[in-house]
RNA sequence: UAAUCUUCAGGGCAAACCUACUGAAAAGUGGGGACGCAAAGUUUCCGGUCUACAGGGCGAAAGCCCCAGGAUAGCGGGAUUGCUAAG
Numbered sequence: 001u002a003a004u005c006u007u008c009a010g011g012g013c014a015a016a017c018c019u020a021c022u023g024a025a026a027a028g029u030g031g032g033g034a035c036g037c038a039a040a041g042u043u044u045c046c047g048g049u050c051u052a053c054a055g056g057g058c059g060a061a062a063g064c065c066c067c068a069g070g071a072u073a074g075c076g077g078g079a080u081u082g083c084u085a086a087g
Base pairs, nucleotide, nucleotide: 005087006086007085012037013036017032018031019030020029021028022027035074041080042079043078045077046076047075048072049071050070055066056065057064058063
């Protein structure tokens, strides 16, 4: 110096829920709030999961089925950046 594990200090983030707004929805953002997290910092490259506006098929219709281009980084993997004193 790098990697892995454990512990100290300074701290960091913020689940569910409530509320306002955005969105077709999944969900996201702001405020409150803490379940937890050593990357629960960043990033959709790979897989999974969620939704189905638009599109396609069926149907007399109501509707049903398929489908991400949408979402999830707090579902995993990958990439990348990073704080702290010791073992």